[in-house]
Predicted 3D model of a 161-nucleotide RNA (Lysine riboswitch aptamer) from a pig gut metagenome. The RNAcentral record of the sequence draws on MGnify. Its mean pLDDT, the model's own confidence on a scale to 100, is 75.

This record gives sequence, C1' cells and structure tokens, in this order.
RNA sequence: GAUAGAGGCGCGAUUUCCAUCAGUACCCUCCGUUUGACCAGGUUUCGCGGUGUGGGAAAGGGGCAGUCGCCGAGGUGCGGUAUAGCGUUGACCUGAACGCAGCCGUUGCCGGGUCUGUGGAUAAUAUCCCCAGAACUGUCACAUUUUUGUGGAGCGCUGUC
Repeated sequence: GAUAGAGGCGCGAUUUCCAUCAGUACCCUCCGUUUGACCAGGUUUCGCGGUGUGGGAAAGGGGCAGUCGCCGAGGUGCGGUAUAGCGUUGACCUGAACGCAGCCGUUGCCGGGUCUGUGGAUAAUAUCCCCAGAACUGUCACAUUUUUGUGGAGCGCUGUC
C1' cells in the first nucleotide's frame, strides 16, 4: 500500500403500525360585538369574542418492529455552494433578502452504546445536540502476584498478500 474482517442495547436510510401534537387549528350551529370596516344610520357580508352530549385534521419532532445499506458506520462544528423545496406578512400575488433543508469540502471534535447532571433545541416531562461525571464494553500499549491495574485513541485494531 492492497484486500478481508471485528466491536453491540453499534450506525444510517426507509416502510408499516402506534402514541404525541390535539379535542388544538379548521369547519358547522347559535349568541354578542361599531370604544371593528365607509361620513352617518340600517341590512348583509367580513372580522373579532363566545356557545356546543356537533364534525374534526396535518406538518414537524418521536417510539416499537420489519427491510435495505453499513462498521467514521455516523453525529456535530466550520467553510463553500445553492434559490428547484420549506419558513419569515392580517390575507393573496410578484420579487428580493435572511434563515433552514439539500449538495460539496474539511487531518476541528467524538472508539461504542447506557445511565446521571448542567445548558441548548422542541408544544413537550417525548426525543435530539453540546459539555462533565459514572460504571460497562471492544481494541492496543505498558506493568503484573495471570487477572487485574494504568494509559491511549478509530489518523485506531485484527487476519492475509
């Protein structure tokens, strides 16, 4: 250098189902409303507030299981790109800007999951992310009373050539 592998509550994508979001938004009923709409009044419509054994979501974020691809798997940060997707308005259209997703790069950081705590994201006590700690676990190095101790980091470790 090439190639094949290992770690285990291992990683990612995707699909079904489930809970959450939420009896919320919205629709319908009826009532009220000009110190809401035009110069004023009335009606209607709209808006706003309420009412009800009335109808009733979705996105986003998750969980279990299956399937597929994998073992820097991947996550996160930073830089760039992008304006075809999403968000930012009382509402609609057009445009722009900003942010996000996406894509590319990266010798910034993290071996792995679990639990606890601080902080952040979130509708959230779900879940995710950063940091710290704990025990556990794979691996290598060193020491050793030979099965323990200490330390390191995936830029690692093991087999073969």